RNAcentral holds the sequence, with entries from ENA and MGnify. A computed fold for a 73-nucleotide RNA from a Candidatus Dormiibacterota bacterium, annotated as transfer RNA. Its Rfam family is "tRNA". It is annotated as a transfer RNA. Its mean pLDDT, the model's own confidence on a scale to 100, is 82.
RNA sequence: GGGGUCGUAGCUCAGUUGGGAGAGCGCCCGCCUUGCACGCGGAUGGUCGGCGGUUCGAACCCGCCCGGCUCCA
Numbered sequence: 001g002g003g004g005u006c007g008u009a010g011c012u013c014a015g016u017u018g019g020g021a022g023a024g025c026g027c028c029c030g031c032c033u034u035g036c037a038c039g040c041g042g043a044u045g046g047u048c049g050g051c052g053g054u055u056c057g058a059a060c061c062c063g064c065c066c067g068g069c070u071c072c073a
Stems, first nucleotide, its partner, number of pairs: 001072007010025004019056001026044001028042004049065005
């Protein structure tokens, strides 16, 4: 320098027919307990890596860039 793949909540990840942004864990509150843990209930949390394009509409399609992993030279 070139190719592939990944980037979504604090963490691990789901979400390809383009229209609802989600799960588990965690944090917080409550119940339970003499108290803690476990368990149960509730609540909380996101510029979907960045910029631009296509579209009525983009996490999703296209281009460039940034970062991780990997292959080739």